[in-house]
């Protein structure tokens, strides 16, 4: 990396329409708590970054789709 399986949360709101509210976190993105390195008297720098936050993206009725992670096999 590939194919299969299992996989969640939120409005089947309201509107003739443009469009407005509310929501939801399990692609993606941002953000800095820890940590680790440095280095000061003290104050700082960097480096990594979550299943934590933020909701920009997405995304909210059933199917679809899409999904972090989960089994198995090349």
């Nucleotide at each position: 990396u590939c194919u299969c399986u299992g996989g969640a949360g939120a409005g089947c709101g309201c509107g003739a329409a443009a469009g407005c509210c509310a929501c939801c976190c399990a692609c993606g993105g941002g953000g800095a708590a820890g940590a680790c390195u440095c280095g000061u008297c003290a104050u700082g720098a960097g480096u990594u970054a979550a299943a934590c936050u933020c909701u920009c993206a997405g995304g909210u009725a059933a199917a679809a789709a899409g999904g972090a992670c989960u089994g198995a096999g090349a």